[in-house]
Context: one part of a larger RNA
RNA sequence: CGCAGGAUACUUGAGAGGAGCUGUCCUUAGUACGAGAGGACCGGGAUGGACGAACCGCUAGUGUUCCGGUUGUCACGCCAGUGGCAUCGCCGGGUAGCUAUGUUCGGAAGGGAUAACCGCUGAAAGCAUCUAAGCGGGAAGCCCACCUCAAGAUUAGGUAUCCCUGAGGCUUCGGCCUCCUGAAGACCCCACGUAGACCACGUGGUUGAUAGGCUGGGUGUGGAAGGGCGGCAACGCUCGGAGCUAACCAGUACUAAUCGGUCGUGCGG
Numbered sequence: 001c002g003c004a005g006g007a008u009a010c011u012u013g014a015g016a017g018g019a020g021c022u023g024u025c026c027u028u029a030g031u032a033c034g035a036g037a038g039g040a041c042c043g044g045g046a047u048g049g050a051c052g053a054a055c056c057g058c059u060a061g062u063g064u065u066c067c068g069g070u071u072g073u074c075a076c077g078c079c080a081g082u083g084g085c086a087u088c089g090c091c092g093g094g095u096a097g098c099u100a101u102g103u104u105c106g107g108a109a110g111g112g113a114u115a116a117c118c119g120c121u122g123a124a125a126g127c128a129u130c131u132a133a134g135c136g137g138g139a140a141g142c143c144c145a146c147c148u149c150a151a152g153a154u155u156a157g158g159u160a161u162c163c164c165u166g167a168g169g170c171u172u173c174g175g176c177c178u179c180c181u182g183a184a185g186a187c188c189c190c191a192c193g194u195a196g197a198c199c200a201c202g203u204g205g206u207u208g209a210u211a212g213g214c215u216g217g218g219u220g221u222g223g224a225a226g227g228g229c230g231g232c233a234a235c236g237c238u239c240g241g242a243g244c245u246a247a248c249c250a251g252u253a254c255u256a257a258u259c260g261g262u263c264g265u266g267c268g269g
Base pairs, nucleotide, nucleotide: 001152005163006162007161008160009159010158011157015149016148017147018146021049022048023047024046025045026044027043033038051106052105053104054103055102059100060099061098062097066093067092068091069090070089071086072085073084074083075082076081110144111143112142117137118136119135120134164268166179167178168177169176170175180266185263186262187261188260189205190204191203192202193201210256211255212254213252214251215250216249217248220244221243226239227238228237229236230235
């Protein structure tokens, strides 16, 4: 820009893409078959590999925003307690998120038309013949079915709901100008994240829990500071599962989403 008024939401599916793999074991059955050795079709069940998707309850990583230990040195006047730097100084753990090595699921089943091939009926050609007319069966392949996208599918689809019912003038009858009006809805702007390079998408904007803060909880760390007691001391015990605790879960308007602006018209060739 188009989809012959504008808008919001939900959809149909022309078309396109993805997927499509396979082993072993048990059973049928030591049956059919075979002198024996050996050993099935068909059908039923179990369990794997590789590949793929989703997810983070479990397991396992990461986790330079959490907790602890510790070395050297500098600083806060000193002690104590902390902080800076040294690869996050080094080390032990670890929330959210992101992950695989973890978990769950997938290929299928089914229908249709067929290939090679197997047939029925059957003439040409009194026989024979699956074929010439006609009719069946038959693949991991084809079409559908499964998953995803999808009306720019210009053949531009469908459904529901919402919105606009002024005036004057000019005209070459295509339209143009002035005043009034400015809907539904959308955007700008702002607080953000389930989204993200930007944009877009999604949530919220006081009729409000969107982010921060605060409060409570969870999780992690692992016993804070300070005091008391014990010990010459290093240190230990106790108040006390202590103190601290990111991204998690709730609650709560304390702070910030203020006030506003712009587009979009007037019933539709």

This is a predicted structure of a 269-nucleotide part of an RNA (large-subunit ribosomal RNA, domain VI) from a metagenome. RNAcentral holds the full RNA, with entries from SILVA. The coordinates come from a structure-prediction model, not an experiment, and the mean pLDDT is 90. Its Rfam family is "Bacterial large subunit ribosomal RNA".